[in-house]
RNA sequence: CGGGUUGGCUGGGCGAUCGCGUCGGACGGGUCUGCGAAGAUGCGUCCGCCGAGGAAAGUCCGGGCUCCGCAGGGCAGGGUGGUGGGUAACGCCCACUCGGGGAAACCCGCAGGCUAGUGCCACAGAAAACAGACCGCCAGGGCUGCCUUGUGCAGCACCUGGUAAGGGUGAAACGGCGGUGUAAGAGACCACCAGCGCGCCGGGCGACCGGGGCGGCUAGGUAAACCCCACCCGGAGCAAGGCCAGACAGGGCACGAUUGAGGGCUGCUCGCCCGAGUGUCCGGGUAGGCCGCUUGAGGGCACCGGCAACGGUGCUCCUAGAUGGAUGAUCGCCACCCGGCGGCGGGCAACUGCCGCAGGUGACAGAACCCGGCUCAUAGGCCAACCCGUCCC
Repeated sequence: CGGGUUGGCUGGGCGAUCGCGUCGGACGGGUCUGCGAAGAUGCGUCCGCCGAGGAAAGUCCGGGCUCCGCAGGGCAGGGUGGUGGGUAACGCCCACUCGGGGAAACCCGCAGGCUAGUGCCACAGAAAACAGACCGCCAGGGCUGCCUUGUGCAGCACCUGGUAAGGGUGAAACGGCGGUGUAAGAGACCACCAGCGCGCCGGGCGACCGGGGCGGCUAGGUAAACCCCACCCGGAGCAAGGCCAGACAGGGCACGAUUGAGGGCUGCUCGCCCGAGUGUCCGGGUAGGCCGCUUGAGGGCACCGGCAACGGUGCUCCUAGAUGGAUGAUCGCCACCCGGCGGCGGGCAACUGCCGCAGGUGACAGAACCCGGCUCAUAGGCCAACCCGUCCC
């Protein structure tokens, strides 16, 4: 220098003329209350601070906060799933281990258990879980032929028995390879491996890694199949929940008043508790204003600890709070990006820069109680580290 991987920042700038929202201030005026002082409320003009995001999105997780009197036990249900840390917490983040992909940096993993049990493995194949004989191999019998007439040799689409080493099918066939042995074979046996079980030594907090020994010969795959095991889980949600003002219209049925109706907010159940009126149907009124509503598990910088996530200390900052819902419009100049044409270069090289002309492009996308994450979308630009390759010294 080129390509790749990972992480971070940004996602137009300047000027002019107008226009918005909350809040604060100055000036001026109005209305109401009041004896007055004063208070409340609103209007106009001017000035000032601040005013959408890296995701504001999806509503997938976890919380803060609010309400349910407390939220006890069991079952059901749901979630997570290697180890160790971080965090308010998590299904998140960091580090490591194992497995997979990649040449590597790096990326991905629903990553405990199939020897607790129950399922499933199409088609093909003899046979798909303790199964199995299609082609085969061997022995005996039978039949035929030959001859040296012998417990001889050869053949067979037949019968009986043995066998699973060879071949075939399949994603996968009940260990692999080399021998012993056998009528022919077979872990039947042996040596070396793999796997499984038991145990020992070393390293590590641990998951796990490395090394040796013994044993029986071998127990397929699948749990994002049901299930088992370990750990975790009250519910509902800002349309939560409070305050103020205002309006209206009640009636029927059922049960009940301590012999307990109804209720305690995912469902069932036990226990405990509240409880005098509840439940349900028909019908009427209200939908207004204020709070909640932005000072936080907050941001920035520096130092310290830690591999890191993150934590601690010090200093510093206050950065929308709307409620039919605000931050916009126009003009000019500049910048960025894309390829094209032309010109001039830099470097030893690999490679690469500047200028001019005309044209084109400018992404994903808008708070509504707040925060920590994850996931989907994103035209471009800049920076850093690591990996691979090329060139030069």
Bacterial RNase P class A from Arthrobacter sp. CAU 1506, 393 nucleotides, folded computationally.
The coordinates come from a structure-prediction model, not an experiment, and the mean pLDDT is 77.
Lineage of the source: Bacteria > Actinomycetota > Actinomycetes > Micrococcales > Arthrobacter.